[in-house]
Context: one part of a larger RNA
């Protein structure tokens, strides 16, 4: 000198862009934070239009249609993503580079196919137990739920073969034989074909979906080489330990796991322990080299009260899932139960110290859903905090051999000081009053054209044109005007180091200090004071770093 997620003193006008529990992963009160689909399915509610009944003559009930609408069940997709935290962790945990033991739901290309059956369970009814969490029994029904059965090969296995090609285990590619494995259905529209023949269909036709297969993309798992810490006042360390046959598990190699065999295997190029640490891009610093960090954001891993489990699922550390143990809280009728903010605000506590129990889905993104559209404390705004950088402003010009006042004097005068006072002007910021639906926005969405399928001038699929809606921020920003110099300056420092000196007071006393050092009666060093330096909405201080 630089820097800072800083914190303390004094002070403190406006803006924009950041940024904000570094401590106790310390306990949590409230609301939010993950859901969505009636175009899978059943049944129920309301609401309309019809027919009936009962009458209190306009209410009630009953039955039927009708597309909307509502919510609990069943079922699908998600919920493994997004969001926190940095505990643990020195490790294939990060990073870089390679792999001829793998897996991949949605998306995208191609490419075949969607036959034809069957019993059940929720919800509802109905009995029962529970204080309640909620459990039990019996009857009834629907699917894209769940299970057979056909139909299979480009697909898997298993045997035989051929081509090639390689860094070992081997890889691609191609033939025959066998045995095996699948499916769901909604929506819309027409009557060209086939059924009754008005028009509807189990028919045709488009579309979403569905199942099987090869490919991509994205995305994960495994395994290697080489990077990066502090100790030797840790010297030796291991028995699934090291290796092999054989077997079992996995998506997949593999002591991963089990049986048997062998007696290995690692280490001073520091094994083995012990202390610290989430790692990386990047930060801060430096002329580099290097040192120190690893906050904000991006990538990655681990963790979701503490330990362990497993299910479900293309995919789990499953943070707002299960279950078992523990410790803490809270309900309880005493027999039993709930319940995890390291989500977003918030509360206590801890601390030198970190904010609103906002407002919104309009943007951007995700999840579902044909699609209207709902979720979304992600995200986009706002609020507090000089905590950071930037940027503006607190006036601008004249104005005395020069006001009063302080202050100093060798009493002549010096000095503050053009400073003020007074004169003329300006209007950034702030204040009033108008404008201003700015832009942030292109989609979806209705409609015309073209095409393309289709028997079709139905419908639908794609491109293009117009046409009407949508804004939390926020009546903001921004711009016009209106008074009015009016409402806006401090901190530190003045003995060298180092820019800036006098007085008075004190008298090794009260004090100052980063270092050397002032202070014991004229202190330029300590307190005030007047005058100066220096930076300024900041100015010291402290701490950490380079």
């Nucleotide at each position: 000198g630089g820097a800072c997620g800083a914190a303390c003193g004094c002070u403190g006008g406006c803006g924009g862009c950041g940024u904000g529990c570094u401590u106790a992963a310390c306990a949590c009160a409230u609301g939010c934070a993950a859901g969505u689909c009636g175009a899978a399915c059943g049944a129920g509610g309301g609401a309309u239009g019809g027919a009936g009944a009962g009458c209190u003559u306009g209410c009630u009930c009953u039955c039927u249609a009708u597309a909307a609408c509502c919510g609990a069940g069943u079922g699908g997709c998600g919920a493994a993503c997004g969001g926190g935290u940095g505990a643990g962790u020195a490790a294939c945990a990060c990073g870089u580079g390679a792999u001829a033991a793998c897996c991949u739901a949605u998306c995208u290309u191609c490419u075949g196919g969607c036959g034809g059956g069957g019993g059940g369970c929720a919800a509802c009814c109905u009995g029962g137990g529970g204080a309640a969490a909620c459990c039990c029994g019996g009857g009834c029904u629907a699917a894209u739920a769940c299970c057979g059965c056909a139909u299979a090969a480009a697909g898997c296995c298993u045997u035989u073969c051929c081509u090639u090609c390689g860094c070992a285990u081997g890889g691609a590619g191609g033939a025959a034989a066998g045995a095996c494995c699948a499916a769901a259905g909604g929506g819309g529209g027409c009557c060209u074909c086939u059924g009754c023949u008005u028009g509807c269909a189990a028919g045709c036709u488009c579309u979403c979906a569905c199942c099987g297969g090869a490919a991509g993309a994205g995305g994960g798992g495994a395994u290697c080489g080489c990077g990066g810490c502090g100790u030797a006042u840790c010297a030796g360390c291991u028995u699934g330990u090291u290796g092999g046959u054989g077997a079992g598990g996995u998506a997949a190699u593999g002591g991963c796991u089990c049986a048997c065999c062998a007696a290995g295997g690692c280490u001073a190029c520091g094994a083995c322990g012990c202390g610290u640490a989430g790692c990386g891009g990047g930060u801060c610093u430096g002329a580099g080299a290097g040192g120190a960090c690893g906050a904000u954001c991006c990538g990655u891993c681990a963790c979701a009260u503490u330990g362990g489990g497993a299910c479900u699922g293309a995919g789990a550390u499953a943070c707002g899932g299960c279950c078992c143990a523990g410790a803490c809280u809270c309900c309880u009728a005493c027999g039993g139960g709930a319940g995890g903010c390291a989500g977003c605000a918030g509360u206590g506590g801890g601390g030198a110290a970190u904010a609103u129990u906002g407002c919104g889905c309009a943007a951007u993104g995700g999840a579902c859903g044909a699609a209207a559209g709902u979720c979304u404390g992600a995200c986009g705004c706002a609020g507090c905090g000089a905590c950071g950088c930037c940027g503006c402003g607190u006036g601008u010009g004249g104005g005395a051999u020069g006001a009063a006042g302080c202050c100093u004097u060798u009493c002549g005068g010096g000095g503050u000081g053009u400073a003020a006072a007074c004169c003329a002007c300006u209007g950034u910021c702030g204040g009033g009053a108008g404008g201003g639906a700015a832009g942030a926005a292109a989609a979806a969405c209705g409609u015309g054209c073209a095409u393309c399928u289709a028997a079709a001038u139905a419908g639908g699929g794609u491109g293009u044109g117009c046409g009407a809606u949508u804004g939390a921020c926020g009546g903001u920003a921004c711009c016009u005007u209106c008074a009015a110099a009016g409402g806006a300056a401090g901190c530190g420092c003045c003995g060298g180091c180092u820019a800036a000196c006098u007085c008075c007071g004190u008298g090794c006393c009260a004090g100052c200090a980063g270092c050397c050092g002032c202070g014991g009666u004229a202190a330029g060093a300590c307190g005030g004071a007047g005058g100066g330096c220096g930076c300024a909405a900041g100015c010291g201080u402290u701490g950490u770093u380079c």
Molecule: small-subunit ribosomal RNA, 5' domain
Organism: metagenome